[in-house]
RNA sequence: CACCGAUAAAGGCAAAUUUAGCGAAAGCUAAAGACGCAAAACUAAAGGGUCUUCCUUAGUAGAAUUCUACUAAAAAGACAGCCAGUUACCGAA
Numbered sequence: 001c002a003c004c005g006a007u008a009a010a011g012g013c014a015a016a017u018u019u020a021g022c023g024a025a026a027g028c029u030a031a032a033g034a035c036g037c038a039a040a041a042c043u044a045a046a047g048g049g050u051c052u053u054c055c056u057u058a059g060u061a062g063a064a065u066u067c068u069a070c071u072a073a074a075a076a077g078a079c080a081g082c083c084a085g086u087u088a089c090c091g092a093a
Stems, first nucleotide, its partner, number of pairs: 004091002012037002017032006035081001041086003047083002049079003056073008
C1' cells in the first nucleotide's frame, strides 16, 4: 500500500413507527425513536434496477363538445439502507 474486518479503541449514521411541515404521489425535511450499518459518507447531469404518475397520450363509461370518472402507457419527479461508481476513520487475525 492492497485485500480483509475484533465481543478492540475513538467517534459516527439511524429502519419501522409517531408528531409537525412540504408534495398530486412516490417521497423529502425537522424532532422523538433504534431495526440495523465498516462506508447506512458522496454521486440519481447521463451504468443497471425499483417506486410514483402532476402534465401528456390511448381506451372505456357518463355528461354533452370539452369536462368528469376509471383503466393502461409514460419521467421531466423520487430512491445511494438494491446493485454500481468515487472518496474515507481505525488496525487484531